[in-house]
RNA sequence: UCUCGCGGGAGAGACCGGGGUCCGCCCCCGGAGCCGAAGGCGCAACCGCCCCGGAAACGCUCAGGCAAAAGGACCGCGGGAG
Numbered sequence: 001u002c003u004c005g006c007g008g009g010a011g012a013g014a015c016c017g018g019g020g021u022c023c024g025c026c027c028c029c030g031g032a033g034c035c036g037a038a039g040g041c042g043c044a045a046c047c048g049c050c051c052c053g054g055a056a057a058c059g060c061u062c063a064g065g066c067a068a069a070a071g072g073a074c075c076g077c078g079g080g081a082g
Stems, first nucleotide, its partner, number of pairs: 001081008015031006033066003039062001040060003046054003
């Protein structure tokens, strides 16, 4: 540094309309509103071996997300590999 497991882990509408319906928090279509912490892109704070490279928790929201679940940057612990 990478990877696996466990724990923690935010933000934003259970939005509106139509249809289906097992009348459910489900499915399809349309409509605007919103979030940023998967990913992606951009600026370049910062960093380096300072030619040149690497680059954010900043920005954009393409993707993703806006009850729960899932996911989730990042943090802690443990295992493995280089």
A computed fold for an 82-nucleotide RNA from uncultured Phenylobacterium sp., annotated as Glycine riboswitch aptamer.
Taxonomically the source falls in Phenylobacterium (Bacteria, Alphaproteobacteria, Caulobacterales, Caulobacteraceae).
The coordinates come from a structure-prediction model, not an experiment, and the mean pLDDT is 80.
The sequence is in RNAcentral, with records from MGnify.